RNAcentral holds the sequence, with entries from ENA. Predicted 3D model of a 1544-nucleotide RNA (small-subunit ribosomal RNA) from an uncultured prokaryote. It matches the Rfam family "Bacterial small subunit ribosomal RNA".
[in-house]
RNA sequence: GAACUGAAGAGUUUGAUCCUGGCUCAGAUUGAACGCUGGCGGCAUGCUUAACACAUGCAAGUCGAACGGCAGCAUAACCUAGCUUGCUAGGUUGAUGGCGAGUGGCGGACGGGUGAGUAACGCGUGGGGAUAUGCCUCAAAGUGGGGGACAACCCGGGGAAACUCGGGCUAAUACCGCAUACGCUCUAAGGAGGAAAGCUGGGGACCUUCGGGCCUGGCGCUUUGAGAUUAACCUGCGUCCGAUUAGCUAGUUGGUGGGGUAAAUGCCUACCAAGGCGACGAUCGGUAGCUGGUCUGAGAGGAUGAUCAGCCACACUGGGACUGAGACACGGCCCAGACUCCUACGGGAGGCAGCAGUGGGGAAUAUUGGACAAUGGGGGCAACCCUGAUCCAGCAAUGCCGCGUGUGUGAAGAAGGCCUGCGGGUUGUAAAGCACUUUCAGCAGCGAGGAAAAGCCUAGGGUUAAUAUCCAUGGGUCUUGACGUUAACUGCAGAAGAAGCACCGGCUAACUUCGUGCCAGCAGCCGCGGUAAUACGAAGGGUGCAAGCGUUAAUCGGAAUUACUGGGCGUAAAGCGCGCGUAGGCGGUUAGAUAAGUUGGGUGUGAAAUCCCUGGGCUCAACCUAGGAACUGCAUUCGAUACUGUCUAACUAGAGUAUGGUAGAGGAUAGUGGAAUUUCCGGUGUAGCGGUGAAAUGCGUAGAGAUCGGAAGGAACAUCAGUGGCGAAGGCGACUUUCUGGACCAAUACUGACGCUGAGGUGCGAAAGCGUGGGGAGCAAACAGGAUUAGAUACCCUGGUAGUCCACGCCGUAAACGAUGUCAACUAGCCGUUGGGGGUAUUAAAACCUUUAGUGGCGCAGCUAACGCGAUAAGUUGACCGCCUGGGGAGUACGGUCGCAAGAUUAAAACUCAAAGGAAUUGACGGGGGCCCGCACAAGCGGUGGAGCAUGUGGUUUAAUUCGAUGCAACGCGAAGAACCUUACCUGCCCUUGACAUACUCGGAACUUACCAGAGAUGGUUUGGUGCCUUCGGGAACCGAGAUACAGGUGCUGCAUGGCUGUCGUCAGCUCGUGUCGUGAGAUGUUGGGUUAAGUCCCGUAACGAGCGCAACCCUUAUCCCUAGUUGCCAGCACAUAAUGUCGGGAACUUUAGAGAGACUGCCGGUGAUAAACCGGAGGAAGGUGGGGAUGACGUCAAGUCAUCAUGGCCCUUACGGCCAGGGCUACACACGUGCUACAAUGGAUAAUACAGAGGGUUGCGAACCCGUAAGGAGGAGCUAAUCUUAGAAAAUUAUUCGUAGUCCGGAUUGGAGUCUGCAACUCGACUCCAUGAAGUCGGAAUCGCUAGUAAUCGCGAAUCAGCAUGUCGCGGUGAAUACGUUCCCGGGCCUUGUACACACCGCCCGUCACACCAUGGGAGUGGGUUGUACCAGAUCUAGGUAGUCGAACCGCAAGGAGGACGCUUACCACGGUAUGGUUCAUGACUGAGGUGAAGUCGUCACAAAGUAGCCGUAGGGAAACCUGCGGCUGGAUCACCUCCUUU
Repeated sequence: GAACUGAAGAGUUUGAUCCUGGCUCAGAUUGAACGCUGGCGGCAUGCUUAACACAUGCAAGUCGAACGGCAGCAUAACCUAGCUUGCUAGGUUGAUGGCGAGUGGCGGACGGGUGAGUAACGCGUGGGGAUAUGCCUCAAAGUGGGGGACAACCCGGGGAAACUCGGGCUAAUACCGCAUACGCUCUAAGGAGGAAAGCUGGGGACCUUCGGGCCUGGCGCUUUGAGAUUAACCUGCGUCCGAUUAGCUAGUUGGUGGGGUAAAUGCCUACCAAGGCGACGAUCGGUAGCUGGUCUGAGAGGAUGAUCAGCCACACUGGGACUGAGACACGGCCCAGACUCCUACGGGAGGCAGCAGUGGGGAAUAUUGGACAAUGGGGGCAACCCUGAUCCAGCAAUGCCGCGUGUGUGAAGAAGGCCUGCGGGUUGUAAAGCACUUUCAGCAGCGAGGAAAAGCCUAGGGUUAAUAUCCAUGGGUCUUGACGUUAACUGCAGAAGAAGCACCGGCUAACUUCGUGCCAGCAGCCGCGGUAAUACGAAGGGUGCAAGCGUUAAUCGGAAUUACUGGGCGUAAAGCGCGCGUAGGCGGUUAGAUAAGUUGGGUGUGAAAUCCCUGGGCUCAACCUAGGAACUGCAUUCGAUACUGUCUAACUAGAGUAUGGUAGAGGAUAGUGGAAUUUCCGGUGUAGCGGUGAAAUGCGUAGAGAUCGGAAGGAACAUCAGUGGCGAAGGCGACUUUCUGGACCAAUACUGACGCUGAGGUGCGAAAGCGUGGGGAGCAAACAGGAUUAGAUACCCUGGUAGUCCACGCCGUAAACGAUGUCAACUAGCCGUUGGGGGUAUUAAAACCUUUAGUGGCGCAGCUAACGCGAUAAGUUGACCGCCUGGGGAGUACGGUCGCAAGAUUAAAACUCAAAGGAAUUGACGGGGGCCCGCACAAGCGGUGGAGCAUGUGGUUUAAUUCGAUGCAACGCGAAGAACCUUACCUGCCCUUGACAUACUCGGAACUUACCAGAGAUGGUUUGGUGCCUUCGGGAACCGAGAUACAGGUGCUGCAUGGCUGUCGUCAGCUCGUGUCGUGAGAUGUUGGGUUAAGUCCCGUAACGAGCGCAACCCUUAUCCCUAGUUGCCAGCACAUAAUGUCGGGAACUUUAGAGAGACUGCCGGUGAUAAACCGGAGGAAGGUGGGGAUGACGUCAAGUCAUCAUGGCCCUUACGGCCAGGGCUACACACGUGCUACAAUGGAUAAUACAGAGGGUUGCGAACCCGUAAGGAGGAGCUAAUCUUAGAAAAUUAUUCGUAGUCCGGAUUGGAGUCUGCAACUCGACUCCAUGAAGUCGGAAUCGCUAGUAAUCGCGAAUCAGCAUGUCGCGGUGAAUACGUUCCCGGGCCUUGUACACACCGCCCGUCACACCAUGGGAGUGGGUUGUACCAGAUCUAGGUAGUCGAACCGCAAGGAGGACGCUUACCACGGUAUGGUUCAUGACUGAGGUGAAGUCGUCACAAAGUAGCCGUAGGGAAACCUGCGGCUGGAUCACCUCCUUU
């Protein structure tokens, strides 16, 4: 600043992160459809599918002022009849208005519809010249004079009809000659040829056959020119996809002659030439009307081509011409075909892709309406007529726009609903109530605008002789509205008639309850649902839009996800295996010319509408309208000349050539050499050799292996050897010869841009493989055998063929890799190494400095998602090529090309998934590595596993064998004690407000005695008893009855929970704050060097600190001191006794229980870094945590427990609750765990004699004494416990005996007799005595505990408990062995490494097979569509020819001629047919591979060194993943060595 106003993201791959990458969503839009709902109006829009078939009506006629006429209607005149002076009926007159049919003219080529075809000069845009053009405008000239017919009509014939045939009459603006004719046409330039039509209005004089002539006006007609309009033709440029369509073309390209057209041209024809098009995509195939525009988008673009407008094409399908100014003609003609209809069967008729409408198709698209009032069109002089064009109305929320469904007030925050923590909250000022308003709809009224014209009258003007006509202008008058009950306005009544739809897990605004229980269902993506679903269904509430709201479909956007604007290619998808080189693209320095590109101005065009801007009109808006801007384009013209191009002239810095040197496994060829393997020959020599984890197959007494000598033959070339060299890549390694390519260095000279890249093309190209011929020592796919194994088509072993080698020819692929295209320029350094040059100093070698070409390592900036790259770039730029666009299907199918084959190359789709992937992070894991610890192993001691028994579990059984615990971390566990009870289980008998809690009413104290029935619970009867407090009302406790709320549940869910517990593990770890690093997840700290039992401590250190753990503090035990001294103690004093702390006394000792001390690496020496610490020593009761205990970090195992308890939810309620009796938990072919007792002499038995500690005890422990063989009984002292009691400790010791035996071992089992507890020992207790006397003689594989007062062994006590331990928890007595050490097994900690794992290796995951479903390839074929080639055939038409037939106009007297029609024929051709191809679609027995599916089968291929490292190419083999050979790669772990680098 008129016509600039504009760019957003989110979800989803992971344990988490960054990136790549797809999928999905939010927006706008539509000719839409569907679901639910629906008040009004305005403006628009409305078969997108079957160019499928159509009943019915209408959509193109008009002119009597061209013509002959007059069927029908009306009028008039005349006649006749009925007869009421007038009406009715009939007839005559074309006489009048007019007019059916016909002749003629104009129009039916416009308007209207549709989009089938068409990839084309079809369309768009800009040009061009060789054209035509009715009606219209202008100009010039003319309009003279004749002729012959044909319809209509009449007569006759045929036919069902449509229609038609013959004869006869007749008019014209119909038809045909003659004349005249210029500007017209042809021409040989002399000339020749060629027109016409009249009709009508008016009229003064004159003439008349009374028709008219004549004059005049109008409308026509003919010729010519010009214009306008319209149409035809040519052309530059633009205009979809496919190369799995690469070659196409004979009228094809050009020329000449001829023909043809309105007109240029192979448009047609004859001849001649051989051209023309194509990688800038010809030809072929598929799809499609094109455009202005429309939708979207910031734009660039992308998609689209309804309505409106321009162009094209088509009119049932195919072909054809006629007429005409114009057609090869939507409502014309002819022929062929399909279909429909009529028919008398002989023949005929038709074409809605006009407007309505019908059927059909479809998800789906309207009335068989009104009017010519307006706008426009055709005819006409006109009035008028016609007009489904058009204008209106009807239907449809199909869209856009507008309005309404009320407004204010109103808290008792009503009722009801829903939720609730029960208090309340919410719906909610919402409703009701009160006060108002009346838009819209309804009823009644009033009432614009769309109407201008034409006609008639009239004024002046023009034409004219003219005041007629006619024309233009003005005035007056008279009419014309489908819509229409119009719009608008006024009045009336009353809140009255008017709200729904979707959603509420995240994206995305909006949340609760109930129901359901991986069911029913939802879902756009992620995903929700398996009993507490904000995700399903319903309700309440909320959110968003609103007469609509959602869903589906489609387009653009977001998507920078095809990237021009605006992407990439080391590892994510993506660099051709490597050169040479064609086209193409790009190209060094200087000067000049030119002006193609480029750039500026002018001109023409870019239709209108649309979009945009500014105004205007409907009350606003949508909508309509005026002007402008714009239309980014094309063409033309005039300028500019920096850059690019072109041309000219030069240059040397790019590139190349010449001269002289240098290094090299560069290539090819011919020869030579030694070491080694193998084989053969000979000698010596004897029993093994060989091979492996261990073996065997194999070889060997017919003499192997070993060893010596000789010979043969093939292949490969140790050391040197090196991130050394050469080559474009593949690749190249003994030595010598010959030929040959390239590179580098130095100095000069020369050429003068000769260059770079490189689609197609062409050459080279490891290994394997193929063909032919050789060769064949070793090795070695296949194959055979032996092992291993569950199997072993493998890994290992013994053999062994192709092959490996050579020559020639194919193949053309590899992880052909630096996973990094080629070329050029620029951009810090440092250190190696190879080839060359120069310099310093030097005898030389070596060294140092510098330069150049290679080849390596680190690293700055920069880049990168990160890893990393970093002058040899993955940095900053330029040129050119190749390639990528989610994963799978698939580098597959089909087709093409190449190949002998194997196969290579080019290369899809259907279908399916929401991911697939890269880098890095934290964990976890590894049959990865390093360091370290632990009764982890080892060294030892003793057990278990074998026997019998006890006890627990599984299993089985049962009416029940109640329930739980199940690897370590269940199994002498819950249970510290099941005969009843417990008890939860089973059978049976009973109770129903209940055995128990709270509340209410009534009655009664409570309570108690006895009897009967019953298994008992219970039921019935019965005795005694009237209590406590009191303000005298009553109250408290208890019992019984009743009713209702409720009780009750060891019922379910430990995967809804609390609490408690186990376990890793008494392992040394787990974290945080701040800071720093990293885009981030995260890292650092916590890693490193030492050290420790320890993340214990020290040092170092981008970290500094801190917390929970460790340790310490606590208890106990070991020593001492102090205090105190009974029930304990007794040294000294004293008394008594047979004897004893029994007594007096004592407080020393032991001891008891309080308070203290002590141990801290404190001291010494050594080692270590002068540290931390370790080793040794001293002292000490104790020494490096002194021993033991309590104490258990963050977390893991959905670990255990709903049956200790508590608790959400669910379930039962005369039962899943409660009471009782009996039974069961104790069963028993069997299996396992934990124990006891043994198997004996280190022992058993008998006798005698010693020494503890810690506990318990009044419902109790229970002494002495007596009885019994004993268990025990009787007894009852003492003790509420340092007093009494349990209570005799046992092993030990001292003696005796037994003598290796199933025993004087062992004690199971069984018989008998008893004791005790208890209401009761049958199922089912313990103990005692007598008798009995089983297995068992030290225990297979395997496995457990323990490192010192420990193991082992010995007894004692306690809890539970009426009774019942071999269990459990404690107590003391006696009292060992061994540890070299960390290789291995198990578990754990730290660091590091790999990973395709993250539910975390009990992980992940591959392939065959079996089943189901889906799409697809092949397939004997089969059926359609389309198309090529060759041939047959040939309707109608047109053109040519013409024997035949017919034959008005002109010529001719006539005959006849000219010209014509019909017929016949030729050419072209549609339909049709035959043969043979191409292509495409559908289908097809069978068959191939693929995908997807619930937990199928077989193995275990890959991911860790995945247990044989994996992968790539190739070949062979195999149920399958796969295995093996050859060559290659690291995208292989681990260890060692070499080399190089960094730091010091």